[in-house]
RNA sequence: UUAGAGUUUGAUCAUGGCUCAGAAUGAACGCUGGCGGCGUACUUAACACAUGCAAGUCGUACGAGAAAUUCCGCUUCGGCGGGAGAGUAAAGUGGCGAACGGGUGAGUAACGCGUAAGUAAUCUACCUUUGCAUCUGGAAUAACUUUGCGAAAGCGAAGCUAAUACCUGAUAAGACUACAAUCUCUUAGGGGAUAGUAGGAAAAGAUGGCCUCUGUUUCAAGCUAUCAUUUAAGGAUGAGCCCAUGCACCAUUAGCUUGUUGGUAGGGUAAAGGCCUACCAAGGCGACGAUCUAUAGCUGGUCUGAGAGGAUGAUCAGCCACACUGGAACUGAGACACGGUCCAGACUCCUACGGGAGGCAGCAGUGGGGAAUAUUGCGCAAUGGGGGCAACCCUGACGCAGCGACGCCGCGUGGGUGAGGAAGGCUUUCGGGUCGUAAAGCUCUGUCAGAAGGGAAGAAAUGCUUAUAGGUUAAUACCUUGUAAGUUUGACGGUACCUUCAAAGGAAGCACCGGCUAACUCCGUGCCAGCAGCCGCGGUAAUACGGAGGGUGCAAGCGUUGUUCGGAAUCACUGGGCGUAAAGGGCGCGUAGGCGGCCAAGCAAGUCAGAUGUGAAAGUCCGGGGCUCAACCGUGGAAGUGCAUUUGAAACUGCUUGUCGACUAGAGCACGGUAGAGGCAAGUGGAAUUCCCGGUGUAGCGGUGGAAUGCGUAGAUAUCGGGAAGAACACCAGUGGCGAAGGCGGCUUGCUGGGCCAUUGCUGACGCUGAGGCGCGAAAGCGUGGGGAGCAAACAGGAUUAGAUACCCUGGUAGUCCACGCCGUAAACGAUGGGUACUAGGCGUCGGGGGGAGCGACCCCUUCGGUGCCGCCGCUAACGCAGUAAGUACCCCGCCUGGGAAGUACGGCCGCAAGGCUGAAACUCAAAGGAAUUGACGGGGGCCCGCACAAGCGGUGGAGCAUGUGGUUUAAUUCGAUGCAACGCGAAGAACCUUACCUGGGCUUGACAUGUGCGGGAAAGCCGGUAGAAACAUCGGCCCCUCUUCGGAGUCCGUACACAGGUGCUGCAUGGCUGUCGUCAGCUCGUGUCGUGAGAUGUUGGGUUAAGUCCCGCAACGAGCGCAACCCUCGCUCCUAGUUGCCAGCGGUUCGGCCGGGGACUCUAGGGGGACUGCCGGUGUCAAACCGGAGGAAGGUGGGGAUGACGUCAAGUCAGCAUGGCCCUUACGCCCAGGGCUACACACGUGCUACAAUGGCCGGUACAGAGCGUCGCUAGCUCGCGAGAGUCUGCUAAUCGCAAAAAGCCGGUCUAAGUUCGGAUUGCAGUCUGAAACUCGACUGCAUGAAGUCGGAAUCGCUAGUAAUCGUGGAUCAGCUACGCCACGGUGAAUACGUUCCCGGGCCUUGUACACACCGCCCGUCACGCCAUGGAAGCUGGGGGGACCCGAAGCCGGUGAGCUAACCGCAAGGAGGCAGCCGUCGAAGGUCAAAUCGGUGACUGGGGCGAAGUCGUAACAAGGUAACCAAUCACUAGU
Repeated sequence: UUAGAGUUUGAUCAUGGCUCAGAAUGAACGCUGGCGGCGUACUUAACACAUGCAAGUCGUACGAGAAAUUCCGCUUCGGCGGGAGAGUAAAGUGGCGAACGGGUGAGUAACGCGUAAGUAAUCUACCUUUGCAUCUGGAAUAACUUUGCGAAAGCGAAGCUAAUACCUGAUAAGACUACAAUCUCUUAGGGGAUAGUAGGAAAAGAUGGCCUCUGUUUCAAGCUAUCAUUUAAGGAUGAGCCCAUGCACCAUUAGCUUGUUGGUAGGGUAAAGGCCUACCAAGGCGACGAUCUAUAGCUGGUCUGAGAGGAUGAUCAGCCACACUGGAACUGAGACACGGUCCAGACUCCUACGGGAGGCAGCAGUGGGGAAUAUUGCGCAAUGGGGGCAACCCUGACGCAGCGACGCCGCGUGGGUGAGGAAGGCUUUCGGGUCGUAAAGCUCUGUCAGAAGGGAAGAAAUGCUUAUAGGUUAAUACCUUGUAAGUUUGACGGUACCUUCAAAGGAAGCACCGGCUAACUCCGUGCCAGCAGCCGCGGUAAUACGGAGGGUGCAAGCGUUGUUCGGAAUCACUGGGCGUAAAGGGCGCGUAGGCGGCCAAGCAAGUCAGAUGUGAAAGUCCGGGGCUCAACCGUGGAAGUGCAUUUGAAACUGCUUGUCGACUAGAGCACGGUAGAGGCAAGUGGAAUUCCCGGUGUAGCGGUGGAAUGCGUAGAUAUCGGGAAGAACACCAGUGGCGAAGGCGGCUUGCUGGGCCAUUGCUGACGCUGAGGCGCGAAAGCGUGGGGAGCAAACAGGAUUAGAUACCCUGGUAGUCCACGCCGUAAACGAUGGGUACUAGGCGUCGGGGGGAGCGACCCCUUCGGUGCCGCCGCUAACGCAGUAAGUACCCCGCCUGGGAAGUACGGCCGCAAGGCUGAAACUCAAAGGAAUUGACGGGGGCCCGCACAAGCGGUGGAGCAUGUGGUUUAAUUCGAUGCAACGCGAAGAACCUUACCUGGGCUUGACAUGUGCGGGAAAGCCGGUAGAAACAUCGGCCCCUCUUCGGAGUCCGUACACAGGUGCUGCAUGGCUGUCGUCAGCUCGUGUCGUGAGAUGUUGGGUUAAGUCCCGCAACGAGCGCAACCCUCGCUCCUAGUUGCCAGCGGUUCGGCCGGGGACUCUAGGGGGACUGCCGGUGUCAAACCGGAGGAAGGUGGGGAUGACGUCAAGUCAGCAUGGCCCUUACGCCCAGGGCUACACACGUGCUACAAUGGCCGGUACAGAGCGUCGCUAGCUCGCGAGAGUCUGCUAAUCGCAAAAAGCCGGUCUAAGUUCGGAUUGCAGUCUGAAACUCGACUGCAUGAAGUCGGAAUCGCUAGUAAUCGUGGAUCAGCUACGCCACGGUGAAUACGUUCCCGGGCCUUGUACACACCGCCCGUCACGCCAUGGAAGCUGGGGGGACCCGAAGCCGGUGAGCUAACCGCAAGGAGGCAGCCGUCGAAGGUCAAAUCGGUGACUGGGGCGAAGUCGUAACAAGGUAACCAAUCACUAGU
């Protein structure tokens, strides 16, 4: 000392990316802001800078030397002289310093930095130690004076002068140079020590003191002390140079280099060296990455991280580089010099236009840039630095202060008590809850800030005074060193700190609250406004937007943004992968490299152990310490995993075997066999196809789903014979063989590669892999020349189709074949690189060997090699692999790191081209992808069912009418229902009402409910008048309530307020109910088991059934909801009971079960029985069950009904009811009149009636069931043609009535026609209901007499008492639009071979890119918008290289006729020096050609993303032509 989460899916596992939680920051921005301490602050424009300051100092090196002012004296009152100021200021000569300190990071990929060494190849001022010395002379020159030029900066001339400035000479060693000797050390060179010869080379004084020496009048030339100076040798410090090693990106940068690499000689430097020059040689560097481009100061450290790492290089410290840009040298110990010089350039400023001046990347500060970074502060008190003997001066180093919450740390904004849980806010289910002990109130304390007072440490030195010790000396002077005492110095700052006073008084915000992630409600909004880190929120009930209340987290801060590490094992050393997720090179040979069998000996490079040095300080860590704590600071230690040196060990790796250490198990060779479509070449064979010739022969052939194009009477196809040509090799043939892969198939021959087996022998690790490299490499394609039978891209025609640039057909050219040369790619696949070793078995097959048995093809056992299948362990995400590994290990190579853009662009290499190899980015998405699971789906498969088809019967679709709907119209035609599953549906009855709609007229606590306050007291109510369409308004009359505790209550009216009311919206907020799949046979659970998991099993399988019905089997065993049964009804029968029902027998009769009677029968309505595959036979697994039969009224569920699993369709209904939310409130409520829902060019659904003779009409005649009826059904009678009317009667119904059943049967008529069919429409006349039939009722009579002669495409119902047909009743209802609906009976068929097909459904299985689930998903062009990007005639800019021209300053070299103090020389002159001139080099500049990197560019190419655009349908299912890969050709996906 190692934490994870969200997001791909319906769900799952794994892969994989994206995102979040953490820490950090020189930060910035938003909101907010009390105090203090310690830190820290231009990351951008190395952009430009006003102003001030940042490096001076020394009078103890030297010469010269003011003024203001003041004092004294004089004065002609103008001034003059002298003293002090003052040997001061300022300037100069000279010395030291200015090369430190401070800033910045532009450049630099380098010995620049780090680490470890070297310098025997070097230097080092000041400091320090030791030694020696400091002698003698000389000539100048600033300052100054005079003067000239200039605007200025400044420059010149003449003259004077000093030195620790300069110069000559002397002396000098162990220093230097040359020569040479000895010793010693050393890695080759070479170094050191000792002594020698020769040569050249030094110096400076200042100050204080003293008189001992010398000289003396003082005193200094003397002495002495200190400082300084010269020289030499050391030390210390600092620096130069060199070497090993480490230090980032790109190979779409692969070759670079001429002073280049080395040598010799010379020059140069403090110093080695091509550092420079001349000559000679031709080298040097590079895949262990040279060179070029781009980027970057390096390190200690810092941040992060468990670590390894990754990122970073502010502040502090070390090194380097730079100082406006470029170049250059001078001075100096040190510079090629930030506040120095010269030149060039750009820029700024001054100017008298001639010429000059400048360099903040020092501290402040200004402008500018920018998201952004401070005061033109105080002080040298401390620390440090420079100068000085010192005092002291200087010091924007530094110490402090100021500004900024920029960071870290600390403190405070109060503590206690306090429930009427105040007021108020928010919320509420209206009860309450919450803010909340929070506040108020009471009480206490006093940090910070405020006021007053006190008040440190940082200060020790130096100097001076005194005392004292030592040194020096002649000396107790002086000087110097030390000690002691005293004295002197604080910017910060009256600061820290302490005390007192008063006072809860002055001091809290920010972000968040959908998940990740701690924290929830209300209102507003309504895919708008907005939010968003990812997933995602928002389309009327948003915990996700905005506000509020509340809450959560941090807190003088909190959030956001940027950046870094982490999480990310998501570049994997620690610590990943490559069959299918991204990823094995198409295959081999082989170079470098990597790795490598066994024995022995040696070495010690790796390795291991010890020691030594180093790894600066700071930092990190630990211990203890100082500021009240902490941050911070100081002290000691540890650590620094590294490097180097050294000593040792020898197991392992490595190296060696001393011309040749040894071995044989790896590898190879020889000898002997052996199989084979291994390769190349030559030859050869038969079958088939096509063509040609000839014969026979005649009308078709061919082709397809069906056709057509095509061929054929000029004789095809068919058939026979002959011939030609090219290509391919049937059977054998096989998860058989061979080859490295691609690939290889008739037969024969030749040449040739590899493998396998067996026996022995030989070599002796010779091996494995293999970056680059080289070779091979299907098909298509390309070039040249051949060849061309068949096949066949393109192309043509015919079909198909909406189209058909396709699939199908008829033709047909490249091509396919051969030779030679290219190309170099494939789903080149086992999607699995090569090698070695090890790890259960079983069954095949091919080749070889051994053994056994056998006459033998065979057979058995065994072994080696190949090739397959199954399977254990193990592995795997799973699928699967499993001795031919995807297991266990080792070695080597290749490759991967989200999807798209894209294998594209650019560049390079290759190619004749096509193109190949290498191979990005911008931008964009939050996924893309794998395996498996459950479903769903398939123009997949299997099994099975259903009036699903088929077989039948009757319809619909055509007509007229009815009815519903759409549409249209309208003031309104109220609303809903809309594939099946809306449409004779809600509606079992719209003239008013209904009624919800429209027009108009009215009402406003309301037509209706509950309650309260006030008023009225009239009960309520009834009647009437006026206007009016009514509602309503208004007026009048009648009436005068009940109870009472006398207060009032009930009831009513008026008024006010709460509220009523709404068929207004949302069925996508809901309850309930309903439809549908479907009366289909399914849907699940518990436990167990299997699987990482979703899930599976059970429920699958074999049978069987109407059925998940039952049986058997089975890792399942059981259970639930469904099925069935239980319920109702019909069918048979029995018992019980007989009125209003019945009447067999008996009696009566008006002949009617009418009456008496009867219970037998029918019937009624209660209860039983009966049917269970129970019995027999067969089939079947000894099963379930099925088939047949018997009996029976009924037979295998007897017919019918009720009954509807888990669920699906956001199915239907807010207008039946209920209900959340929203909306209206003199109206979206309520009342009334009239109108509308009944409209009508049209379209559809459902029906009725028909089209006629199986019929119509007329007459006669028969047989039901189930219902209904007093607000009703109504007999009978009378009237009316009739609807009906009148009048009476029965019946509250097994009693009376509706009520006639109709088809049927019997008889008659009509005779095939728009009719004696059909009845629409219209006219007239009526009846009934009802206030009222105009819009808009039904019915009746007479008259009228339309369409229609059996219905296109298509489509519906029905399997038996069913279809068809016939009538009857009922609900609703005043009446009716009913031909509808619901029920009832009468008559009463046909057909089912069968399951191929259509539709729907069930089970199993399969594929899937679907899961909103095929009404799915999804591809490409085109059109439009936006974005980034490639090409492009050009235009434009940057950096670099090359060639040439020009050539500043400057060093160097040459020259030096001009000039010239020191030295030589008597002089002349010389030595030396300087200017000038010349030359080499040389910055900037110029010219030229080319390369390179950007910007921009008419036009153009593709790409990405976009709202519901256009065209098609390519892919996913057999995706409707299986898909895909490569290439060619044509076009939109594509073919």
Small-subunit ribosomal RNA from an uncultured prokaryote, 1535 nucleotides, folded computationally.
The prediction has a mean pLDDT of 84.